Notes: Small-subunit ribosomal RNA, 5' domain from an Acidobacteriota bacterium, 613 nucleotides, folded computationally. Its mean pLDDT, the model's own confidence on a scale to 100, is 83. Its Rfam family is "Bacterial small subunit ribosomal RNA". Its family is annotated with ribosome and structural constituent of ribosome in the Gene Ontology.

[in-house]
Context: one part of a larger RNA
RNA sequence: GAGUGAACGCUGGCGGCGUGCCUAACACAUGCAAGUCGAACGGGCUAGUGCUUCGCACUAGUCUCUUUCUGGGGUUGUUACUCUAAGGCUACCUGCUAAAGUUAUUGCUUUAAAGCAGGGGUUUUAGGAGACUUUCCCCGAAAGGGGCCAGUGCGGAGCACUGGCCAGUGGCGAACGGGUGAGUAACACGUGGGUAAUCUACCCUCGAGUGGGGAAUAAGCUUCCGAAAGGGGGUCUAAUGCCGCAUAACGUUUCAUAACGAUGGUUAUGAAACCAAAGCCCAAAAGGCGCUCGAGGAGGAGCCUGCGUCCUAUCAGCUUGUUGGCAGGGUAAUGGCCUACCAAGGCUAUGACGGGUAGCCGGCCUGAGAGGGUGUCCGGCCACACUGGAACUGAGACACGGUCCAGACUCCUACGGGAGGCAGCAGUGGGGAAUUUUGCGCAAUGGGGGAAACCCUGACGCAGCGACGCCGCGUGGAGGAUGACGGCCUUCGGGUUGUAAACUCCUGUCAGAAGGGACGAAAUCCCGCAAGGGACUGACGGUACCUUCAGAGGAAGCCCCGGCUAACUACGUGCCAGCAGCCGCGGUAAUACGUAGGGGGCAAGCGUUGCUC
Numbered sequence: 001g002a003g004u005g006a007a008c009g010c011u012g013g014c015g016g017c018g019u020g021c022c023u024a025a026c027a028c029a030u031g032c033a034a035g036u037c038g039a040a041c042g043g044g045c046u047a048g049u050g051c052u053u054c055g056c057a058c059u060a061g062u063c064u065c066u067u068u069c070u071g072g073g074g075u076u077g078u079u080a081c082u083c084u085a086a087g088g089c090u091a092c093c094u095g096c097u098a099a100a101g102u103u104a105u106u107g108c109u110u111u112a113a114a115g116c117a118g119g120g121g122u123u124u125u126a127g128g129a130g131a132c133u134u135u136c137c138c139c140g141a142a143a144g145g146g147g148c149c150a151g152u153g154c155g156g157a158g159c160a161c162u163g164g165c166c167a168g169u170g171g172c173g174a175a176c177g178g179g180u181g182a183g184u185a186a187c188a189c190g191u192g193g194g195u196a197a198u199c200u201a202c203c204c205u206c207g208a209g210u211g212g213g214g215a216a217u218a219a220g221c222u223u224c225c226g227a228a229a230g231g232g233g234g235u236c237u238a239a240u241g242c243c244g245c246a247u248a249a250c251g252u253u254u255c256a257u258a259a260c261g262a263u264g265g266u267u268a269u270g271a272a273a274c275c276a277a278a279g280c281c282c283a284a285a286a287g288g289c290g291c292u293c294g295a296g297g298a299g300g301a302g303c304c305u306g307c308g309u310c311c312u313a314u315c316a317g318c319u320u321g322u323u324g325g326c327a328g329g330g331u332a333a334u335g336g337c338c339u340a341c342c343a344a345g346g347c348u349a350u351g352a353c354g355g356g357u358a359g360c361c362g363g364c365c366u367g368a369g370a371g372g373g374u375g376u377c378c379g380g381c382c383a384c385a386c387u388g389g390a391a392c393u394g395a396g397a398c399a400c401g402g403u404c405c406a407g408a409c410u411c412c413u414a415c416g417g418g419a420g421g422c423a424g425c426a427g428u429g430g431g432g433a434a435u436u437u438u439g440c441g442c443a444a445u446g447g448g449g450g451a452a453a454c455c456c457u458g459a460c461g462c463a464g465c466g467a468c469g470c471c472g473c474g475u476g477g478a479g480g481a482u483g484a485c486g487g488c489c490u491u492c493g494g495g496u497u498g499u500a501a502a503c504u505c506c507u508g509u510c511a512g513a514a515g516g517g518a519c520g521a522a523a524u525c526c527c528g529c530a531a532g533g534g535a536c537u538g539a540c541g542g543u544a545c546c547u548u549c550a551g552a553g554g555a556a557g558c559c560c561c562g563g564c565u566a567a568c569u570a571c572g573u574g575c576c577a578g579c580a581g582c583c584g585c586g587g588u589a590a591u592a593c594g595u596a597g598g599g600g601g602c603a604a605g606c607g608u609u610g611c612u613c
Stems, first nucleotide, its partner, number of pairs: 001613004006609005013473006019466002021431001026429003030426003035172003040169002043166017061148009071139004077132003083127008092119005097112006179384003189308007198301003203297008211245001213243002220235006251274010279289003310356003317347003322344004327339003359381004363374004386407005409420004437463001439462003445459001446457004476506004486497004510554001512549005520540001525534003557602005562583003568597005578585002
């Protein structure tokens, strides 16, 4: 000088990106960190819809019966009144007609036998209408009884469909992702090879198949034991759960033959034996998702091996499954990996064995390089999951949030017995010089499950805290000399602070206020043959960013000034108090102590300390 996962002192305006228990692999309260699939299966609860059925209530209809009605119509009969038509009678009235009287006449008056006409009266018949009434028929009203049917509402039950929730059987995942560095000096890691000594779920490509049966069991129901955690018995049932049978080769094993080759390799032929399967969605078909056997691939893993990989000789000898062989066991697979037997080997100053220390690497720091140091964050590998041991399941574990045993510790207990494991994310105590929020979200990326919708995800994306680091920005700019006041120094003339301030004119970063306001998000999904079209989704965040407003307003410290080393005077102190990285300062004029003025350096930091080169 550079660097740092830093710490400490003084100081501290803003932002971006990083980074943050190096110590006790010490102990942990609380919450969350691995689930998902009903399109594998049987149930339980629940909601809705539809159908069936039962009960109750109401409403309406229809049939029937009874009673009532001053009900209506028809039918039978009687009858008063009135009307109409026709007929008979008539002593009543009028006219025609006749006679008499009178008058000039018309005319007037009187009378009237018969006839005619009209009217009136009376009567008969027929009709109409009214009243009463008989029998029967039709229609109706009211009340009541009974039968049938329908609707509505409520309630119960059953069946079907659709959805939700729940535990269970079953499948996949849970062996990834995340943490830590205790152990490990080792094929652990790095690098280069080998595997003719091997395995590989999901994924991709290809070939072949998916036939026909059976027995259980959880859940459920029931019963018992236990404080609990839990457990036992009985009974019922399903499946892509389990088990036979069938079929089968380019599969496996054995044998034979041939070729190549390098030991358990490849190819071809033949023989014998053996080994499979499961269904679901869809109205159906088609199709889709699966299932089984086999071949290949991709990615992953196991094993072997050359070389490399700290200090110590004040560790010099170590070793009996030890070194090798044969046979067997075991494994996916080689091998003392294990066992029996046989032989007596094997390693070592080119450092065995022992002790100490340590995860290794890509990298990172430094350095011109060679080298030295280091392994925090990010990436790869390994190891570990309270301590020690063990296996089970599975393609994969000898398994952080699985099981069993032992131990220490903590907790519950009815004292008989049980429960637990933050080196996951937060957080607590403790240790320490020292290291953060019990935050938001699955919107993105990625992962698990699912056909999908979707669910889960403290991975992750973000936010919060800390000048811990790096980077950027600001704390104003220009002008301004009677070189003001004040401070300090002074040879008392002045010098310096110093264009610095005041003052004038500007600007508007950041912070502040108001308005607007993202990219990150197109996939999935739906329609469509396709092209294409449509719908939904943002934690961060009302954040970044943009526009406007006001106004120099809110924003500078720290270390140093004897030499190394850039920057000097005054006063105080008087080998005191103190300073100091080295040399060294201080004992009365100290540029080295303390303060002040001035100056130098760096700057939101500056110094100090630790560590590395």